Model confidence (mean pLDDT): 78 of 100. Two RNAs folded together computationally: RNase P RNA and transfer RNA, 424 nucleotides in total. It holds a member of the Rfam family "Bacterial RNase P class A". By type it is a ribozyme.

[in-house]
RNA sequence: UCAGGUCAGAAGGUAAUCGCGCGGCCGGAAACGGUCGUGAGGAAAGUCCGGACAGCACAGAGCAGGAUGGUUGCUAACGGCAACCGCGGGCGACCGUAGGGAAAGUGCCACAGAAACGAUACCGCUCACGGCAACGUGGGUAAGGGUGAAACGAGUGGGGUAAGAGCCCACAGCCAAUCCGGGUGACCGGUGCGGGAGGUAAACCCCAUCCGCUGCAAGGAGCUUAAGCGUCCCGCAGGGGCAGUGGCUCGCUGGCUUAAGCGCAUAAACCGCUUGAGGCGCCUGGCAACAGGCGUCCUAGAUAGAUGAUUACCCUCGACAGAAUCCGGCUUAUGACUGGCCUGGCGAC
RNA sequence: GCGGGUAUCGUAUAGUGGCUAAUAUGUAGCCUUCCCAAGGCUAAGAGGAGAGUUCGAUUCUCUCUACCCGCACCA
Numbered sequence: 001u002c003a004g005g006u007c008a009g010a011a012g013g014u015a016a017u018c019g020c021g022c023g024g025c026c027g028g029a030a031a032c033g034g035u036c037g038u039g040a041g042g043a044a045a046g047u048c049c050g051g052a053c054a055g056c057a058c059a060g061a062g063c064a065g066g067a068u069g070g071u072u073g074c075u076a077a078c079g080g081c082a083a084c085c086g087c088g089g090g091c092g093a094c095c096g097u098a099g100g101g102a103a104a105g106u107g108c109c110a111c112a113g114a115a116a117c118g119a120u121a122c123c124g125c126u127c128a129c130g131g132c133a134a135c136g137u138g139g140g141u142a143a144g145g146g147u148g149a150a151a152c153g154a155g156u157g158g159g160g161u162a163a164g165a166g167c168c169c170a171c172a173g174c175c176a177a178u179c180c181g182g183g184u185g186a187c188c189g190g191u192g193c194g195g196g197a198g199g200u201a202a203a204c205c206c207c208a209u210c211c212g213c214u215g216c217a218a219g220g221a222g223c224u225u226a227a228g229c230g231u232c233c234c235g236c237a238g239g240g241g242c243a244g245u246g247g248c249u250c251g252c253u254g255g256c257u258u259a260a261g262c263g264c265a266u267a268a269a270c271c272g273c274u275u276g277a278g279g280c281g282c283c284u285g286g287c288a289a290c291a292g293g294c295g296u297c298c299u300a301g302a303u304a305g306a307u308g309a310u311u312a313c314c315c316u317c318g319a320c321a322g323a324a325u326c327c328g329g330c331u332u333a334u335g336a337c338u339g340g341c342c343u344g345g346c347g348a349c
Numbered sequence: 350g351c352g353g354g355u356a357u358c359g360u361a362u363a364g365u366g367g368c369u370a371a372u373a374u375g376u377a378g379c380c381u382u383c384c385c386a387a388g389g390c391u392a393a394g395a396g397g398a399g400a401g402u403u404c405g406a407u408u409c410u411c412u413c414u415a416c417c418c419g420c421a422c423c424a
Base pairs, nucleotide, nucleotide: 001345002344003343004342005341006340007339008338009337012314013313014312015311016310017309018308020039021038022037023036024035025034026033027032041320045331046330048329049328050327051326052325053215054214055213056212060250061249062248063247065211066210067209068208069207070084071083072082073081074080085099086097087096088095089094100206101205105204106203107200108199109198117153122145123144124141125140126139127138128137129136130135155171156170157169158168159167174196175195179190180189181188182187219271220270222262223261224260225259226258227257228256229255232240233239234238242254243253244252245251278297279296280295281294282293283292284291285290315318350420351419352418353417354416355415356414359374360373361372362371367404376392377391378390379389380388397413398412399411400410401409
């Protein structure tokens, strides 16, 4: 200097004027006015996971159903994250990976092909018979050709045979079991008697682990009095019946209806509502994710839904986009930038 | 806001790993008729987008896009 890889940052700035939501203070009986403070994001998005919270049993058991799937750790939890292992890609930095089981069972493998895992043979090779010959009929074979995404599934050489074949032998190779060494572990390096052999589980299924349902439009939430019906059956314990609990069976729970009055004035108001697994800085432990300690900060809370507009100046000329119960992730959108570390090529010293 | 579902010719529906994607209707052309309608024959026309699994994806899985539906209110 060119080409890349990876991690992180920031998300136009300043000033003035007008306007809006929320909160404090002041004035006011109230409506409202004044003043001060504060006011969107890295994704607020998609709603794809996980939790908190709320109701139904302080959410319980089994079946059914669903989800996940290398190991170890982190975490409130996760399908997330970190480190590592295996496999694949890249010269490399590095990237991708639903990555348990096909020797439990079942299913499927179109077309082509003899044959798609049951068994078999189109060409070929070979034997017998027939034939002058071309060839035909019957048998053997599965090494070679051909078909196909995939061919019965252990290659090379030798022996063997009518021809062949792990049929036999030597050497080499795969998976798993045993044993040895290393590692917490996935796994790695050796050893390897005997044995095994298609693919597919994002096909059914098996194994292991996890999961109750509903979502803030959840919910707080109606109160009092009276009347009616029920409060059942056997009964010591307990068992049965009825209703509710929204897949089923257990289990658990035990009242329902009507009338009057009060409260409310209604697609309403209040609470839930924003201080939280919180942000920032330093220290300690850890490779890291993260955890612990100390200090410091308070930073939207609407309910038709505020967070905007205008003007001036500057610059690198400004992308995607807009909170609605909250939080941790993932995914997707995002113009032009900035910085750190690393890789490869070329050149110079 | 929270939750659930759907996507296949212009329209309405099938199909469910083997695709050359089926049917009806509509559209276009031809035949028939003096002309039209009806009828007959023929043709064109599609799996929302991008990845993954698989030999092979409309179908199975993931992400995105578009559309539809339900949920507030008691006495």